[in-house]
RNA sequence: AGAGUUUGAUCCUGGCUCAGGAUGAACCCUGGCGGCGUGCCUAAUACAUGCAAGUCGAACGAAACUUCUUUAUCACCGAGUGCUUGCACUCACCGAUAAAGAGUUGAGUGGCGAACGGGUGAGUAACACGUGGGCAACCUGCCCAAAAGAGGGGGAUAACACUUGGAAACAGGUGCUAAUACCGCAUAACCAUGGUUACCGCAUGGUAACUAUGUAAAAGGUGGCUAUGCUACCGCUUUUGGAUGGGCCCGCGGCGCAUUAGCUAGUUGGUGAGGUAACGGCUCACCAAGGCGACGAUCAGUAGCCGGCCUGAGAGGGUGGACGGCCACAUUGGGACUGAGACACGGCCCAGACUCCUACGGGAGGCAGCAGUGGGGAAUAUUGCACAAUGGGGGAAACCCUGAUGCAGCGACGCCGCGUGAGCGAAGAAGUAUUUCGGUAUGUAAAGCUCUAUCAGCAGGGAAGAAAAUGACGGUACCUGACUAAGAAGCUCCGGCUAAAUACGUGCCAGCAGCCGCGGUAAUACGUAUGGAGCAAGCGUUAUCCGGAUUUACUGGGUGUAAAGGGAGCGCAGGCGGCUUUGCAAGUCUGAUGUGAAAGGCCGGGGCUCAACCCCGGGACUGCAUUGGAAACUGUAAAGCUAGAGUGCCGGAGAGGUAAGCGGAAUUCCUAGUGUAGCGGUGAAAUGCGUAGAUAUUAGGAGGAACACCAGUGGCGAAGGCGGCUUACUGGACGGCAACUGACGCUGAGGCUCGAAAGCGUGGGGAGCAAACAGGAUUAGAUACCCUGGUAGUCCACGCCGUAAACGAUGAAUGCUAGGUGUCGGGCGCCAGGGGCGCCCGGUGCCGCAGCAAACGCAGUAAGCAUUCCGCCUGGGGAGUACGUUCGCAAGAAUGAAACUCAAAGGAAUUGACGGGGACCCGCACAAGCGGUGGAGCAUGUGGUUUAAUUCGAAGCAACGCGAAGAACCUUACCAGGCCUUGACAUCCCGCCGGCCGGCGCGUAACGGCGCCUUCCCUUCGGGGCGGCGGAGACAGGUGGUGCAUGGUUGUCGUCAGCUCGUGUCGUGAGAUGUUGGGUUAAGUCCCGCAACGAGCGCAACCCCUGCCCUUAGUAGCCAGCGCAUAGAGGCGGGCACUCUAGGGGGACUGCCGGGGACAACCCGGAGGAAGGCGGGGAUGACGUCAAAUCAUCAUGCCCCUUACGGCCUGGGCUACACACGUGCUACAAUGGCGUAACAGAGGGAGGCGAGGCCGCGAGGCGGAGCGAACCCCAGAAACAACGUCCCAGUUCGGACUGCAGCCUGCAACUCGGCUGCACGAAGCUGGAAUCGCUAGUAAUCGCGGAUCAGAACGCCGCGGUGAAUGCGUUCCCGGGUCUUGUACACAAGGCCCGUCA
Repeated sequence: AGAGUUUGAUCCUGGCUCAGGAUGAACCCUGGCGGCGUGCCUAAUACAUGCAAGUCGAACGAAACUUCUUUAUCACCGAGUGCUUGCACUCACCGAUAAAGAGUUGAGUGGCGAACGGGUGAGUAACACGUGGGCAACCUGCCCAAAAGAGGGGGAUAACACUUGGAAACAGGUGCUAAUACCGCAUAACCAUGGUUACCGCAUGGUAACUAUGUAAAAGGUGGCUAUGCUACCGCUUUUGGAUGGGCCCGCGGCGCAUUAGCUAGUUGGUGAGGUAACGGCUCACCAAGGCGACGAUCAGUAGCCGGCCUGAGAGGGUGGACGGCCACAUUGGGACUGAGACACGGCCCAGACUCCUACGGGAGGCAGCAGUGGGGAAUAUUGCACAAUGGGGGAAACCCUGAUGCAGCGACGCCGCGUGAGCGAAGAAGUAUUUCGGUAUGUAAAGCUCUAUCAGCAGGGAAGAAAAUGACGGUACCUGACUAAGAAGCUCCGGCUAAAUACGUGCCAGCAGCCGCGGUAAUACGUAUGGAGCAAGCGUUAUCCGGAUUUACUGGGUGUAAAGGGAGCGCAGGCGGCUUUGCAAGUCUGAUGUGAAAGGCCGGGGCUCAACCCCGGGACUGCAUUGGAAACUGUAAAGCUAGAGUGCCGGAGAGGUAAGCGGAAUUCCUAGUGUAGCGGUGAAAUGCGUAGAUAUUAGGAGGAACACCAGUGGCGAAGGCGGCUUACUGGACGGCAACUGACGCUGAGGCUCGAAAGCGUGGGGAGCAAACAGGAUUAGAUACCCUGGUAGUCCACGCCGUAAACGAUGAAUGCUAGGUGUCGGGCGCCAGGGGCGCCCGGUGCCGCAGCAAACGCAGUAAGCAUUCCGCCUGGGGAGUACGUUCGCAAGAAUGAAACUCAAAGGAAUUGACGGGGACCCGCACAAGCGGUGGAGCAUGUGGUUUAAUUCGAAGCAACGCGAAGAACCUUACCAGGCCUUGACAUCCCGCCGGCCGGCGCGUAACGGCGCCUUCCCUUCGGGGCGGCGGAGACAGGUGGUGCAUGGUUGUCGUCAGCUCGUGUCGUGAGAUGUUGGGUUAAGUCCCGCAACGAGCGCAACCCCUGCCCUUAGUAGCCAGCGCAUAGAGGCGGGCACUCUAGGGGGACUGCCGGGGACAACCCGGAGGAAGGCGGGGAUGACGUCAAAUCAUCAUGCCCCUUACGGCCUGGGCUACACACGUGCUACAAUGGCGUAACAGAGGGAGGCGAGGCCGCGAGGCGGAGCGAACCCCAGAAACAACGUCCCAGUUCGGACUGCAGCCUGCAACUCGGCUGCACGAAGCUGGAAUCGCUAGUAAUCGCGGAUCAGAACGCCGCGGUGAAUGCGUUCCCGGGUCUUGUACACAAGGCCCGUCA
């Protein structure tokens, strides 16, 4: 920092989506350790149980207990001493009693605390919060400092005792008692109130001094002493000050809706009073009628606020969990009491809901404290330890209390750190995956060898945290030792975005998907595997926020055509505003001061091994306030100016507006005349009008509406709009002059006014036109287009409506920024006298530079460069719809959403394709001709049908006498039946044999099968080669599928003239240019021009045949001349002149002449020439199109079959037959049929062609000369010509069909061949709609040959013979080429797309 996605491609607009970061998270899969954090976001739901606020005996009385100390007495026991053995004394222990002291305990009176700490975010849009101020309008327990004091009295009351009621909670009565409990009295002022004086302040007012009145206390507690007292400490009272904590007031700031526009009665203010710590309508009485609101009041919705946190380059946007500050709340609502402080989470009272107890009369309770439970939910922890530390309450203290707090537990919830090993190790093991089978990958990875021990585990030591004692954490952190590579890796992804691919399975199924999109038999996108990529104790998904998104644009967007300029004007508020001078200092700039809490963030250090985390310092906190200064700009005040704006005077232009009057042309109607059969209307018609006299024509009249020519990208108007003439009234603009005013200006939310057509209301009017409607046509239909009629309406007056593609799709105003050329209005100057030239102002057009723009285009009338103000836009559809509101008589207008749905919708331009768009050109494309097809019979192919099978393919042109240049068997792929299974064919292995070939026999429908005879080569003697048989498996085989997996080959557009490239240039780009243009050509052929210059594939030429000549050669060809021979014939000698054959050359090039054309290319004509402008024909087929054809020529990927989808055989079928089509043959006849009867070319021939000869009517047979062929043969050419005959008929036309008899090929002509003879003699008399070929040696017509082939062409491929007609021309049909135009098409018109129905 961007990327994907609209298109065939492009640029732009524009939305959607992704990559990043974050989280109090949740879910899926997985899970080794530690540190630091963090953990009910939902039900402010309901709560069992325990704990979370007590403490003081040094305030007090009474009581109980301990027996610790002392003393005294008594009892018991023990020891010691004296010893008279039982006494005395002493000591110690134990017990009892009494007193004093000391200590403990719980209840009570009393004091302090309980208003802190802890929780939650329901409410709250508020002075609640933040920030900065104010209080001269206030309070403050404990604490600090200072001053002074503490004298003397009194009466009660809990506890307790007795007692009453009650289930209980608890309540009451009588009696006793104490205090630091309570109450008077004395004393006191710097305190309070009143008064006087002085000083001061921003108003009310404040401070100081004096004076009058009023107001205090616990002679307490403890300790010490020299003890009726003194003293220390802790308390007490008053006052002042401080500190701390609060209260109140104010400026500013932070939210969405106007489809919420008006709200307010203590409301706003005043006076007086009350109340409060204190100001105040805080409350009350009276008086006034105010107050708030578009700078958003009020209503309804949502929400605790902030420091901060997340994101972002920043500005911003989102957020307020943990930590810290403030607020609010404590089951819901209300209330006060106590107190320094509360209207009080673990206090009271009342009311409500709920739960619990109950003896039914009454009572008790409040986890949004810490744990914990139910419930809710996707979801959130232990009914733990300790007061050791920090802090809090009480106390003189010891100490007590403390779910605050410090710790531990649970959760990968987050952040940070560590580990799951390291080195060597190629036979590149095995396995797995893949493979072109060679290999490749996993992969130094593993194994193996060597080493290490962080974490975890075991053992030993063992802290700091504590200042003398005191450690929950904790035998924890940490250190050491021994020990084993052991105990420790998953998750997501791999089509593009986005790093990473292969195989198999699946077959629009199953599925994936954040967007685009994958999947319909070869899926890198589904599922699995292998491999790979990423992150890692986590990884993905989901949800949410910011970013990317400059996609709400302050930074930093737009509005001609993409979404978007209000239809136009006037104008209140608002915003903005010319020149000069002076003052002020609100904005602005600058200095200083205060504040901006801490934590957090940043920078620099430091401490935990590092980091996270923690500590210290700095800076920052862009803000607010106070104050000193500056005065350019904005503002403001004052004074002035004239360039903006306006006024005045003069002048001309104009469909500007309103009203009244007038005019002619035309349509229609009425009356009268003339006149007769039609008129009218259309593409063509019909409806309609007309013999009751139309149309036409003449004259007169009526009535309404509109104003030809002039007329013009001419004029006027704000827009809508305005058009005969005259008059009246009236608005605006413009030019000239420069007298006046002196910024009076611009824009303009709301508001007001105007506003085409249609429509509405009332009343007129109504000629023409004409929605609706009727009829006639058109059409598949025609509720349309066309025609005949025709009503509202169109016209007038008045009143509504308020919209239009109300458009220049372009808001208004001002200034600036090259030119050129028209036109309208006005003016000036010069030349000059007719006009011309130059200049200025205002309007209206065109072209064009810079600039702008996505491009198109705009370009002084901007869409350029700037300023001011207003309106409007933010993806498409839903939808300008719904609801609400306002307006309207109505129609409807204005304002104006959401759900849902799509990944686009769009703008401009490009290349194609297309058009019943245009221009030009070509082609047997039409036209002009000739001959056909379509009708008949037959042949052949196809469809259909049939069948056991009628094998398969080909399907508009471009399938259909096509693959097939030839199906009786074979072919053959199809069907039926019978057989074979390593196979009919290839390679490899083992065994046996010696064959193979040939001959014979049996058997079968046939193949298969069985048997007999004959019979190998080399050798180092092991064997080998070759072949056969048998066997096992690898494999063979498949005309099975896919031509939409393919190669190759082919068709077609089309032998059409096109298709491209390099460099340059133009364009943001796709692309364009070149290749377009002017000529010309068969041709992108050539010439000229040109931002193009060249080149390639095509065209042409080079190749072949043919047409003329020359030359070389001369047999099997030829025979002019010479000779021989002959019935005849190049038959022979000889020759190569000619023909011919087949090699080589020449020839034609617009070369020459004339004309045209541009002095070109080229065209026309001519000469010469065998041939003339490409001489004729062939071969040759550009880039590409049709997923065109072919897997059945062949090859081939993948799939499928494997005793069969392979192989062999017999028979059948491919030849069927109500029918339909294509291609042909033969005909219908006299340009003919029949009979007699000339002249070619090109080919073929050995399993062949086969002569002469003989036989047969003939097909043919017998026979065999010659010929591997310029030699021989096929081989008779036919049409034609000539002669004869037929005489217009179903015929002497035509030959189908059928019968009989034959011939040939072949193993075999039944299904199913060809030919011959005789006989039979069908349809058919020139063919509907429609359609095909052909432009010259062509069409037409005539025969001949060949391939295939045993046989079997009317087909196909060739060959020659005879040999025409027509072409005005390019309007039309078809196809094609070039240029241009429109397009919402690009699968490209068989496109796209709308509506209805299912």